[in-house]
RNA sequence: CCGUGCUAGGCGGGGAGCCAGCGGUGCCCUGUACUCGCAAUCCGCUUCAGCGAGGCUGAAUCCCUGCCCGCGGACUUCGGUCGAACGGAAGCCGCCGCAGCGAGGGUGUUGAAGGUCAGGUCCUGCGCGACGUCAGCUCGUGAACCCGGUCAGGUCCGGAAGGAAGCAGCCGUAAGCGAUCACUGGCGGGUGUUGCGGGAGUGCCGGGCCGGAGCCCGGCGCGCGGUGGGCACGUGUGAUCGUCGGACAACGGCAGGUGCACGG
Numbered sequence: 001c002c003g004u005g006c007u008a009g010g011c012g013g014g015g016a017g018c019c020a021g022c023g024g025u026g027c028c029c030u031g032u033a034c035u036c037g038c039a040a041u042c043c044g045c046u047u048c049a050g051c052g053a054g055g056c057u058g059a060a061u062c063c064c065u066g067c068c069c070g071c072g073g074a075c076u077u078c079g080g081u082c083g084a085a086c087g088g089a090a091g092c093c094g095c096c097g098c099a100g101c102g103a104g105g106g107u108g109u110u111g112a113a114g115g116u117c118a119g120g121u122c123c124u125g126c127g128c129g130a131c132g133u134c135a136g137c138u139c140g141u142g143a144a145c146c147c148g149g150u151c152a153g154g155u156c157c158g159g160a161a162g163g164a165a166g167c168a169g170c171c172g173u174a175a176g177c178g179a180u181c182a183c184u185g186g187c188g189g190g191u192g193u194u195g196c197g198g199g200a201g202u203g204c205c206g207g208g209c210c211g212g213a214g215c216c217c218g219g220c221g222c223g224c225g226g227u228g229g230g231c232a233c234g235u236g237u238g239a240u241c242g243u244c245g246g247a248c249a250a251c252g253g254c255a256g257g258u259g260c261a262c263g264g
Base pairs, nucleotide, nucleotide: 001264002263003262004261005260006259009057010056011055012030013029014028015027020046021045022044023043024042034054035053036052037051038050063257064256065255066254067253068252072248075245078242079241080240081239082238083237085235086234087233091231092229093228094227095226096225097224098223100222101221102220104217105216106215107214114210115209116208117207119205120204121203122199123198124197125196126195127194128192129191131188132187133186134185135184136183138179139178140177141176147172148171149170150169155164156163157162
C1' cells in the first nucleotide's frame, strides 16, 4: 500500500417553550435525512441524561475535535406607528362671568364723580272736595168697620127740655208707597292735578348748594376668575416595524484526529 471480516461511532441538527435538569412528542428554522411502538391535566430518562423492538452503514464525502460563515428564534438598547388605561398644572379649543389696560361709542366746564339739603314717587292718620248709598226734610198718595174731627139721614135713652153712640159724605192723619234730589245727617271706598301731620326708604325721578374732571355703555383684542373638552402633552403598558449589543446556532467551508483481526 492492497484485500477480506469486524468494532466504536453514525443513520439528522438547532431555536424558543416546558422542566430541578436532559431529551422526545407539539411549534419554528435548516433542508432530505432507516422502520415501528409510547407521549401535554404528557412520555422517557439523570450529567455518556428519550426508552423499547428491528434494519442499514461503518474507519471515512459519511465518525470525532477546532476554526470560519451565519439561516433562525429568544433576550437586550434606542426609536417609529397604532390601540386601550390613567393624568392632563402650564399650552390649545369651547362656554359663562368680571370690567383692570387698549380700541370703539355716548355723555360732561351750558359742570362729571362724590357729598349735602329739601321734594316727588311708597305707606299711614286726620281734614276738605267729588261720587255712591241710606235716613231726615219737602211734596203727593194713603184706612168699608177694628184711626181722629165734623157727623145729614136713620137709631137709642128721656114725658119733655135735652143727651148718647155713630154709618155714608167731607176734612185730616199713621204705617206703607211714590216723587224730588236742593238742604241736613250717617256710612262707604281700586275716589282726588286737594290741605295738614307722621313714617319708611336711599331704589328711582327732577331740583338747590358744595365740589372741580371725570362718568356711562356694549364686551372687539389683551387680561383676570370659573367651568368643560381631553386636542397637543406626560406616565407606565400591549401589539407591530426598524435598530444597538452580547450569547445560542441549522446548512455550508477549511484544517486536524480516530481502531481490531487475518492474508498478500

Predicted 3D model of a 264-nucleotide RNA (Bacterial large signal recognition particle RNA) from an Actinomycetota bacterium. Lineage of the source: Bacteria > Bacillati > Actinomycetota. Rfam family: Bacterial large signal recognition particle RNA. Rfam describes the family as follows. The signal recognition particle (SRP) is a universally conserved ribonucleoprotein involved in the co-translational targeting of proteins to membranes. For this family Rfam cites "SRPDB: Signal Recognition Particle Database" (Rosenblad et al., Nucleic Acids Res, 2003). The model forms 89% of the base pairs in the Rfam consensus.